[in-house]
RNA sequence: UGGGGUAUCGCCAAGCGGCAAGGCACAGGACUUUGACUCCUGCAUACGCGCGUUCAAAUCGCGCCAGCCCAG
Numbered sequence: 001u002g003g004g005g006u007a008u009c010g011c012c013a014a015g016c017g018g019c020a021a022g023g024c025a026c027a028g029g030a031c032u033u034u035g036a037c038u039c040c041u042g043c044a045u046a047c048g049c050g051c052g053u054u055c056a057a058a059u060c061g062c063g064c065c066a067g068c069c070c071a072g
Stems, first nucleotide, its partner, number of pairs: 001071004006066001010024003018055001026042005048064005
């Protein structure tokens, strides 16, 4: 420098044009002598950035950033 693929909450991770699940962690509560386990509730501005297409974009198009693989 060229090509390919990746990016969703603190971590993992679903989603396949109709407005974002779940698990872990964390916080509060119940239980317990205490802790653990278990149960209930919560998790607030999670879709890398910008522009575009569309009535509507995490999802489609273009560009860019980051890091991964391949080639030189």
The RNA shown here (transfer RNA) has 72 nucleotides and comes from an Oscillospiraceae bacterium.
The organism belongs to Oscillospiraceae, within Bacteria.
Its mean pLDDT, the model's own confidence on a scale to 100, is 80.
It was read from a public genome assembly.
It matches the Rfam family "tRNA". The family's RNA type in Rfam is transfer RNA.